[in-house]
RNA sequence: GAGUUUGAUCCUGGCUCAGGAUGAACGCUGGCGGCGUGCCUAACACAUGCAAGUCGUGCGGAACUUAUCCGGAAUUAAUUCUUCGGAUGAGAUUCAGGAUAAGUUUAGCGGCAAACGGGUGAGUAACACGUAGGUAAUCAACCCUAAAGAGGGGGAUAACAGUUUGAAAGAACUGCUAAUACCGCAUACCUUUAUUUUUCAUAAAGAAAAAUAAAGAAAGAUGGCCUCUGAUUUAAGCUAUCGCUUUGGGACGAGCCUGCGGCCCAUUAGGUAGUUGGUAGGGUAAUGGCCUACCAAGCCAAGGAUGGGUAGCCGGCCUGAGAGGGUGUACGGCCACAUUGGGACUGAGAUACGGCCCAGACUCCUACGGGAGGCAGCAGUGGGGAAUAUUGCGCAAUGGGCGAAAGCCUGACGCAGCGACGCCGCGUGGAGGAUGAAGGCCUUUGGGUCGUAAACUCCUGUCAUGGGGGAGGAAAUCCAUAAGGUAAAUAAUCUUAUGGUUUGACGUUACCCCAGAAGGAAGCUCCGGCUAACUACGUGCCAGCAGCCGCGGUAAAACGUAGGGAGCAAGCGUUAUCCGGAAUCACUGGGCGUAAAGCGCUUGUAGGCGGCCUUUUAAGUUGGAUGUGAAAUCACAGGGCUUAACCCUGUAACUGCAUCCAAUACUGGAAGGCUUGAGGAUCAGAGAGGGAAGUGGAAUUCCCGGUGUAGCGGUGAAAUGCGUAGAUAUCGGGAGGAACACCAGUGGCGAAGGCGGCUUCCUGGCUGAUCUCUGACGUUGAGAAGCGAAAGCCAGGGGAGCGAACGGGAUUAGAUACCCCGGUAGUCCUGGCUGUAAACGAUGGACACUAGGUGUGGGAGGCUCGACCCCUUCCGUGCCGCAGCUAACGCAUUAAGUGUCCCGCCUGGGGAGUACGGCCGCAAGGUUGAAACUCAAAGGAAUUGACGGGGGCCCGCACAAGCGGUGGAGCAUGUGGUUUAAUUCGACGCAACGCGAAGAACCUUACCAGGGCUUGACAUCUCUUCGACAGCCUGAGAAAUUAGGUUUUCUCCCUUUACGGGAGACGAAGAGACAGGUGGUGCAUGGUUGUCGUCAGCUCGUGUCGUGAGAUGUUGGGUUAAGUCCCGCAACGAGCGCAACCCCUAUCCUUAGUUACCAUCGCGUAAUGGCGGGGACUCUAAGGAGACCGCCGCCGAUGAGGCGGAGGAAGGUGGGGAUGACGUCAAAUCAUCAUGCCCCUUACGCUCUGGGCUACACACGUGCUACAAUGGCCGGUACAAAGGGUUGCAAACCCGUGAGGGGGAGCCAAUCCCAAAAAACCGGUCCCAGUUCGGAUUGCAGGCUGCAACUCGCCUGCAUGAAGUCGGAAUCGCUAGUAAUCGUGGGUCAGCUACACCACGGUGAAUACGUUCUCGGGCCUUGUACACACCGCCCGUCACACCACGAAAGUAGAUUGUACCUGAAGCUGCCAGACCAACCCGUAAGGGAGGUAGGCAUCGAGGGUAUGGUUCAUGAUUGGGGUGAAGUCGUAACAAGGUAACC
Repeated sequence: GAGUUUGAUCCUGGCUCAGGAUGAACGCUGGCGGCGUGCCUAACACAUGCAAGUCGUGCGGAACUUAUCCGGAAUUAAUUCUUCGGAUGAGAUUCAGGAUAAGUUUAGCGGCAAACGGGUGAGUAACACGUAGGUAAUCAACCCUAAAGAGGGGGAUAACAGUUUGAAAGAACUGCUAAUACCGCAUACCUUUAUUUUUCAUAAAGAAAAAUAAAGAAAGAUGGCCUCUGAUUUAAGCUAUCGCUUUGGGACGAGCCUGCGGCCCAUUAGGUAGUUGGUAGGGUAAUGGCCUACCAAGCCAAGGAUGGGUAGCCGGCCUGAGAGGGUGUACGGCCACAUUGGGACUGAGAUACGGCCCAGACUCCUACGGGAGGCAGCAGUGGGGAAUAUUGCGCAAUGGGCGAAAGCCUGACGCAGCGACGCCGCGUGGAGGAUGAAGGCCUUUGGGUCGUAAACUCCUGUCAUGGGGGAGGAAAUCCAUAAGGUAAAUAAUCUUAUGGUUUGACGUUACCCCAGAAGGAAGCUCCGGCUAACUACGUGCCAGCAGCCGCGGUAAAACGUAGGGAGCAAGCGUUAUCCGGAAUCACUGGGCGUAAAGCGCUUGUAGGCGGCCUUUUAAGUUGGAUGUGAAAUCACAGGGCUUAACCCUGUAACUGCAUCCAAUACUGGAAGGCUUGAGGAUCAGAGAGGGAAGUGGAAUUCCCGGUGUAGCGGUGAAAUGCGUAGAUAUCGGGAGGAACACCAGUGGCGAAGGCGGCUUCCUGGCUGAUCUCUGACGUUGAGAAGCGAAAGCCAGGGGAGCGAACGGGAUUAGAUACCCCGGUAGUCCUGGCUGUAAACGAUGGACACUAGGUGUGGGAGGCUCGACCCCUUCCGUGCCGCAGCUAACGCAUUAAGUGUCCCGCCUGGGGAGUACGGCCGCAAGGUUGAAACUCAAAGGAAUUGACGGGGGCCCGCACAAGCGGUGGAGCAUGUGGUUUAAUUCGACGCAACGCGAAGAACCUUACCAGGGCUUGACAUCUCUUCGACAGCCUGAGAAAUUAGGUUUUCUCCCUUUACGGGAGACGAAGAGACAGGUGGUGCAUGGUUGUCGUCAGCUCGUGUCGUGAGAUGUUGGGUUAAGUCCCGCAACGAGCGCAACCCCUAUCCUUAGUUACCAUCGCGUAAUGGCGGGGACUCUAAGGAGACCGCCGCCGAUGAGGCGGAGGAAGGUGGGGAUGACGUCAAAUCAUCAUGCCCCUUACGCUCUGGGCUACACACGUGCUACAAUGGCCGGUACAAAGGGUUGCAAACCCGUGAGGGGGAGCCAAUCCCAAAAAACCGGUCCCAGUUCGGAUUGCAGGCUGCAACUCGCCUGCAUGAAGUCGGAAUCGCUAGUAAUCGUGGGUCAGCUACACCACGGUGAAUACGUUCUCGGGCCUUGUACACACCGCCCGUCACACCACGAAAGUAGAUUGUACCUGAAGCUGCCAGACCAACCCGUAAGGGAGGUAGGCAUCGAGGGUAUGGUUCAUGAUUGGGGUGAAGUCGUAACAAGGUAACC
């Protein structure tokens, strides 16, 4: 910054997203290189190998080699001897042994190292870490430097040899031997201790110097040489180097102490006996209760002790504008640990990772007796886990240990391997190339797009591949020579220089060259909004998606796939975590009237903050300087790898801490003063302020008595109740309790709760005036204490009225309620407890400042005769209002404005003010006060609507007043239901139901059964073939259809003698595109229609107001049928509606005059405009006139207009019609038609026959006919209008009782016909009955239409003669030529179910007081938790499922405290016994000093017993909570929510 609460708006507020990061993991994919990085889990267990050795120039041995020597043995040969068998045997060879010398190796003694390096983060909340200091309280091996020394002796012991023992590990004994191993003695520059003196220094603790006394050291090795000494060689000598001893200093390192800093929980509030301090002693390198004895009783803690939880700390790292927040992997510093716990030894250093002892657990070996072990070193294994590498190479470099050195060791380290784990770099080709290829996808079928993309042409060669070359990391060491130092020295040795020689794990290194070839190298995620990117198909609330909002129920840009597109790229997404956005804990930088949030109120402790002036101080504050703030990192500049990552150098920085110096405005400290804050004094004043005691009248109830009689009471209406045993009513008297009418007032008082008759007493606070006193004494206030409505509790009283609970009566579907009759606690008093309220101004307290106006309560002053009025002022209490503030509403000197100070409180909704724990309470309960889980909202203010059993105004046949109906009967018709093979489909409150249908026997027809057809009954086109088509007849068939026969044989052009060819129309057959569908979707649509409603409304432009939605205009006052008009007004205008313009009708005029008319004139008839004629009248049909509140009077505002009147045919839109605003109902219609999409295609199409739509237990709607006398029947007589007519209307006349038949004049119509109008009127009859009412139903006989009247037509005649005697609840129409009643016509149509519908005229009423009520509507206003808009919303129990949590008899762990028992190793202390080489005494024996083992004691890990605390888990059962698509019961809340709601 965005999304998300709403119909929309502003705000509050949470949730979510876009960014960056990671020791990561997972999914898909994967070319190369460089630099980094890699067990976050089980500090789980570990096989195997390696990770700490080195020195022979410390020592004695041992083994081996070489050389020499010694003796021996064997063999052999010369020699000699011989019994000829052999013997001897210099020499040679071989073997074993010994000695010496040189060399190699090294088990042991000894020295140094092993306390470093490497690992890990378990423990630790601590001087562990960081930072700054202290050590006058310390140590320090190796190293450097300085000084001094190194004399002279002694006794052992390992190795080794032997014996014994054991399975082994090993052990014991005997004997031998060496040292730079060990021990005395001497010496003492020096050191330590004690004492004394002097000097210096400090706040104190100290330092230096001198003197005296006592005590305290040592080791040699190697090389060279003969200068010195001694000499035979040469070493015992000298010299060099190394080593050794003592001491001072330095460096490095370490110990200890201190200030400050960095986690959570107060549902951890008290902790502590070596505890705090002192004295003395012990111990340590050293201070110290570190330890011991004694003495004192302290010490720590709300500025958080103690306890619990969590955690290694830091430099840094990530994020962020910063402040912050998070983090501590790798690298670096510190700490801690090394299987768990304890312990010491050695040593300069350890309480010791690869040492020791003991205890525990585990593993291994065992001959069962006993032993061995410790990967949190490097690799590696198992295990755990989402997850983390090779049992690699090398000491070449850097570093470390040892050594004189060469050198040896080094899993430190340097490298390599594995992993896209991260960062960085490179590549996967470049240029041209339009016919815009093929193919895919989309399409409005034209085309578009992938797309210069490809193909194709030309070019390049990074990386990879093959081959060849080839740096740097190497400096040293060693050897030689030279110079210099040391020395007697040319030797030796050291240093430096020069020359030479040698050393590379990585490594087939980096890098360079050559070669060929575009060849080997692109994926992942997304495309509804946020958020860059869209179409098609599939699916059909399914499958699925989803970070939030949300998509999916048949046209899904949100699911899946494809095409296309967007983004990033060897990676891309997802998940997890951290910061950011989040000003959403707000120091920077938030809030608290109504959104979450002011304690119910006051007093006051700690603490915070604090008036004016002066002096002082320098803690805060400010400036400067110094030290430190390790390195690395970050930043800047430069440099090195081809670049970058990476690395190097320098600078800056490290915002900090400490010390010193300086400044003194402000704050603080100290001292002094002041009066304005605050308080006191004096004099006045008001008041339901509080407490106690007393007292008064009215009223209710009860009791007594009187009068009096039948009811009273109560309600919407009743009933329960009371009353003839005398009520209610009324009069008198009495009792008792409670509350105090009028006054009374947004009046008064009080901190709040609260306080109300009157009087008295006690008592708190407030206000004014005087400006007299004190002199900052103030303010706020965590804890704390007190007060605190009502209800409730305890004890004792009291009890009139009222009145929870309870009883009864009503109401109701129910009524545990509302209403009524009763009525107990309680309400009242006294004493105690409780401590909460919507305890509210939903607004903490204090102080200061910031326009006014107007009331009211209390005081004072001025003016005045005056306590009138008026003016000024102080303190309260209201209203209005400016600036300002606020999201708005609103607040506004009584602030929610502007500032300062202090306290309290808030951080999404629910769970929940709940659970657990603590504290308080007699209890009820209060206070403090979570979490799991769940939702994406919950909320505030305002806006527009809608709604209200809210209000106001108004209208309508809306009610009322009337007339006539429906609902009951029969029939007709439509619908539901049922039935059926089918009873085709649609329409469903008003606004479906005599509706679509202005007419179903076939057809219609869409339905059913059966028979048939498949380019089709119908349209267009292409191709092929043929030909007119067709009519008629016959046969089959239910028909459709089909077979046969017969009749007929198109037009045009070209050419030709002719034949013929081409084209077209029409038709047939075949093939293919296609036709066809009353199949689906009216919730995909167009069009049309209904409805609110002929209601008076619905909007716009500009302006203005408001942050905005919006408002204004359109509201208001009048008026109207009307948003009609007038007036007013921040509005001014305009549009669609209203009205008018249009049609019919009512009057008149003009014109015209046939088919209409006929007054006058004439003719004619029995009679008739029949005829001549006329144009007067009626009429016809064209055009005009007329009506406009125009005129008069009154009312009104002089207006609009209204009322009345005149005139007029008509009077206030004359009557009727057409005309239907913006919109509402996903209203109706895909079956009028059109149409998207889907579906069927020898069938859901087409055709035919028959059937059905006409069914029938029933229910409803709309009608007709009636029930009769205002009537029926019979006879007679009269008067319309408007229509229709050639497939037609049909006259006269004739036939028939009649329907009708025959007939056919006339008429394409003001001419002829339908056509008779009927009610009415006149006369007659019937006489109140199921009838002379009523006509259903049924029988018979006929007529008409039609191919055909069976299902299933209408009409006629005769006969039959049902229900029905005016209709329950309920309900409909109508306000005048209307209702009612009477007939007439028309459309559709062959006929008809028409009693319907649409028209026409005849006769012709009653009533409207009025707007309370019902219904509908309009305007204004009000409330709202509604906006799908009251057919709305919504609450709780119950039932079911799931989830987390609490309680619970208990159970099982972990941890910790206390008491006691036992007690390993070990240190320390003690020991008259045992044993013992060094020193002392002694000739010796022996003794002493000292030591060793052993024993004893303290402490002591672990174990055990007992008893507590804390915490985790689990537990039959139980409790509420949350969530869930429809469940059940009611209706609590939102409107006056139907009893106002709420605490």
Source information: Small-subunit ribosomal RNA from an uncultured bacterium, 1543 nucleotides, folded computationally. The sequence is in RNAcentral, with records from ENA and Greengenes. Model confidence (mean pLDDT): 83 of 100.